[in-house]
A computed fold for a 151-nucleotide RNA, annotated as glmS glucosamine-6-phosphate activated ribozyme aptamer. Model confidence (mean pLDDT): 82 of 100. Rfam family: glmS glucosamine-6-phosphate activated ribozyme aptamer. A reference for the family is Winkler et al. (2004), "Control of gene expression by a natural metabolite-responsive ribozyme", Nature. About the family: This entry contains a glucosamine-6-phosphate activated ribozyme that is found in the mRNA for GlmS. GlmS is an enzyme that uses fructose-6-phosphate and glutamine to generate glucosamine-6-phosphate.
RNA sequence: AACUUAAUAGAAGCGCCAGAACUGACUAGUCAGUUGACGAGGGCGGGGUUAAUCGAAAGUUCGGCGGGUGCCCCGCGGUGUAAUCAACACCGUUAAAUAUCUUACAAAACCUUGAAGUGAUUUGAGGGACAAAGUGGAUAGGUUGAUUCAA
Numbered sequence: 001a002a003c004u005u006a007a008u009a010g011a012a013g014c015g016c017c018a019g020a021a022c023u024g025a026c027u028a029g030u031c032a033g034u035u036g037a038c039g040a041g042g043g044c045g046g047g048g049u050u051a052a053u054c055g056a057a058a059g060u061u062c063g064g065c066g067g068g069u070g071c072c073c074c075g076c077g078g079u080g081u082a083a084u085c086a087a088c089a090c091c092g093u094u095a096a097a098u099a100u101c102u103u104a105c106a107a108a109a110c111c112u113u114g115a116a117g118u119g120a121u122u123u124g125a126g127g128g129a130c131a132a133a134g135u136g137g138a139u140a141g142g143u144u145g146a147u148u149c150a151a
Base pairs, nucleotide, nucleotide: 014066015065016064017063019062020035021034022033023032024031025030026029038055039054040053044075045074046073047072048071049070076092077091078090079089080088082148083147084146085145086144087143098140099139100138101137102136110127111126112125113124114123115122116121
């Protein structure tokens, strides 16, 4: 130094870097470094799967790998106009999808100014804005069978 074991901490526009671009050194090719997603939103459990919602900026937020609140199946649960059971459908504890109307907010980018580095670049503080989906509300919009109760 590598490998192995154990413990602690740590994440979802999250982690990593071998294509690519850029910087430095020696030198025409190698070595070392830098960059490589801005917030909003999203979680019943298990398994599987991969180009997993919305916009802003920019145009490397390119490209690749891994993961992931998405999606599918199963289980459990809720609703589907009295109750129970079963099936079916849609959802996930705020527990129909869907349609129309209505309702709110951001951070980067940008400007100013520090710190570190030979440099690419990294990072702190201040200023000032601007979204969409969503969320809430209103309207519309949902079963089948058996049994029981009531009328």